[in-house]
Context: one part of a larger RNA
Molecule: small-subunit ribosomal RNA, 3' major domain
Organism: uncultured bacterium
C1' cells in the first nucleotide's frame, strides 16, 4: 500500500422484511449428466454451463459412425497441349460415378487470314490446396461477469530517507467522487449526469391510401383520429419551511408532466491465465492415396437413472354450450399474403377478387356477457393407444405437423430447501414476428384486464466509503 476479519462507525440494492404468483410432487416438453452405442459429433460447468452456441438435426444441415469411390483434389494462383463455350435423350448402379451416343452449336478482340488472345471445358507435371485436426495457458476480434457499482487516475506542487501520502480525507447533501463549504494543495482526465432514440401535453406546417354523413358510391372538406417534420413544455423556475446567508431537504400553487417524468441505447480502470482456435482471423505444432474431398444409409431424436428451464393440469375467480353489426396494438407479405364463393363435421381442398400494401391480405382478438354443470377422479385432468384421414416435402419406417371417432393415465395445491417481481409492475389474456418446404411449450416483440405490500434496516447476501488489527502479497 493493498487483500483479510464470526473488528468498529456510516450507507445502498427485491438483500431482509411485508405481499403477491412460483419452483421444488404430476404428466409432458426440452436442456444437461450419466448410462448405453458402430457412432450416440463438437464446445458451454457455481453465481457469469444446463429452452445455452442451434433464429428451429427426416435427406441437407453435418463437423460423427458403417460401407462404396476419389487422389494436384469439391475450391484458388501458375505452366504445357487438346477443344469455342453450352447442350440433350439412354444403359448399369444405393448413389457418388462409369459406358455408350453425340442431334444441335461455333460466339467475343487483334490479323499480315497462316494465326494469336480473352474466359470457358477436357487431359497431363508440380509447385501446391484442403483439414470444424490440436493448443482460448501462444494471440486478434468479440463476449460474459463484478456492475450502471461510483469509482480509476494524472500534471505541478508540497510532505516522507523510502516504498509512498496529500489531492480522493473532514462538515453536509446526493441516484451519483451529484454539488456546497472547509482544508498543503490547485488543476485536468477517464467515467457519474447532459447530448441520441422511444413514450407522456400542446401549438404550427402538410394532407393520402388516413380522417369525416349511422346504407353506399360519386363529389367535396382536412375540424377531428391518425400519419411525420419542426417548435414550445419540466428549470428546484415561483411561494413558505428547514438548513450554516451554502449546496440541498420537506410541504404547496400552477401545470399534460415535478425535483432523474416512465423506458431504452450507453458499461470507466481494472478482475475471473473467465468464454471462444468450431463465426472469423491467425503464431506454432500435427495429417497429405489421409486427420483432404465425394456419395449412400444410419446417428446427433437410445434411456435402469439424477439435475436445471418450461408448459398443462389438480378445478366453481372453473368446465361446457350459446351470444354480440363488442373493444387492441406491433408486425409480415410476391417462388408471397391471399378475399368473398363452393366442398368437407375438421385439418383442409377447389377456385383465384385484390395487394410490392396508411389502399388488399394474414386478421378471428382473448380474457367479457348469458344458460347449464353442483364437489365427485366429475361434463375436472389431458397423457398414452387404437383407427380414419389432411399438409409441406424426390422421401414422414427409424424421426414432422395437423385433424375426426374412440381410449381417457398420473394428478385433489406439493417435504427439505428454493425463484422472480415495487406501477400500468406482478399476475392472467391473447396477438405477431426472426429462423424456416415443413416443424416451438423456446426465443424476440406487441398490446387487453389489472392488483397486494414496504413498520423498518436487528439478522441472511451483494457492494461503497472511512477507520482499526496484522497469520498473507
Nucleotide at each position: 500500500u493493498g487483500a483479510c476479519g464470526g473488528g468498529g462507525g456510516c450507507c445502498c440494492g427485491c438483500a431482509c422484511a411485508a405481499g403477491c404468483a412460483g419452483u421444488g410432487g404430476a404428466u409432458u416438453a426440452u436442456g444437461u449428466g450419466g448410462u448405453u452405442u458402430a457412432a450416440u459429433u463438437c464446445g458451454a460447468c457455481g453465481c457469469a454451463a444446463c429452452g445455452c452456441g442451434a433464429a428451429g438435426a427426416a435427406c441437407c444441415u453435418u463437423a460423427c459412425c458403417a460401407g462404396g469411390a476419389u487422389u494436384u483434389g469439391a475450391c484458388a494462383u501458375c505452366c504445357c497441349a487438346c477443344u469455342a463455350a453450352c447442350g440433350a435423350a439412354g444403359c448399369a448402379g444405393a448413389g457418388a460415378u462409369g459406358c455408350a451416343u453425340u442431334a444441335g452449336g461455333u460466339g467475343c478482340c487483334c490479323u499480315u487470314c497462316g494465326g494469336g488472345g480473352a474466359a470457358a471445358g477436357u487431359g497431363g507435371a508440380g509447385a501446391c490446396a484442403g483439414g470444424u485436426g490440436g493448443u482460448g495457458c501462444a494471440u486478434g476480434g468479440u463476449u460474459g461477469u463484478c456492475g450502471u457499482c461510483a469509482g480509476c487516475u494524472c500534471g505541478u506542487g508540497u510532505c516522507g530517507u523510502g516504498a509512498g501520502a496529500u489531492g480522493u480525507u473532514g462538515g453536509g447533501u446526493u441516484a451519483a467522487g451529484u454539488c456546497c463549504c472547509g482544508c498543503a494543495a490547485c488543476g485536468a482526465g477517464c467515467g457519474c449526469a447532459a447530448c441520441c432514440c422511444c413514450u407522456a401535453u400542446u401549438g404550427u406546417u402538410a394532407g393520402u391510401u388516413g380522417c369525416u354523413a349511422c346504407g353506399a358510391a360519386a363529389g367535396a372538406g382536412c375540424a377531428c383520429u391518425c400519419u411525420a417534420g419542426c417548435g414550445a413544455g419540466a428549470c428546484u423556475g415561483c411561494c413558505g419551511u428547514u438548513g450554516a446567508c451554502a449546496a440541498a431537504a420537506c410541504g404547496g400553487a400552477g401545470g399534460a408532466a415535478g425535483g432523474c417524468g416512465g423506458g431504452g441505447a450507453c458499461g470507466a480502470c481494472g478482475u475471473c491465465a473467465a468464454a471462444u482456435c468450431a463465426u472469423c482471423a491467425u503464431g506454432c505444432c500435427c495429417c497429405u492415396u489421409a486427420u483432404g474431398u465425394c456419395c449412400u444409409g444410419g446417428g446427433c431424436u437410445a434411456c435402469a437413472c439424477a439435475c436445471g428451464u418450461a408448459a398443462u393440469a389438480c378445478a366453481a375467480u372453473g368446465g361446457u354450450g350459446g351470444u354480440a353489426a363488442a373493444c387492441a396494438g406491433a408486425g409480415g407479405g410476391a417462388a408471397g399474403c391471399a378475399a368473398g364463393a363452393c366442398u368437407g363435421c375438421g385439418a383442409a381442398g377447389u377456385g383465384g377478387a385484390g395487394c410490392a400494401a396508411a389502399u388488399c391480405c394474414c386478421u378471428a382478438a382473448a380474457a367479457g356477457c348469458c344458460a347449464u354443470c353442483u364437489c365427485a377422479g366429475u361434463u375436472c385432468g389431458g397423457a398414452u393407444u387404437g383407427c380414419a384421414g389432411g399438409c409441406u416435402g424426390c422421401a414422414a419406417c427409424u424421426c414432422g405437423c395437423c385433424u375426426g371417432c374412440a381410449u381417457g393415465a398420473a394428478g385433489c395445491u406439493g417435504g427439505a430447501a428454493u425463484u422472480g417481481c415495487u406501477a400500468g409492475u406482478a399476475a392472467u389474456c391473447g396477438c405477431g414476428g426472426a429462423u424456416c418446404a415443413g416443424c416451438a411449450u423456446g426465443c424476440c416483440g406487441c398490446g387487453g384486464u389489472g392488483a397486494a405490500u414496504a413498520c423498518g434496516u436487528u439478522c441472511c447476501c451483494g457492494g461503497g466509503c472511512c477507520u482499526u488489527g496484522c497469520a498473507c502479497a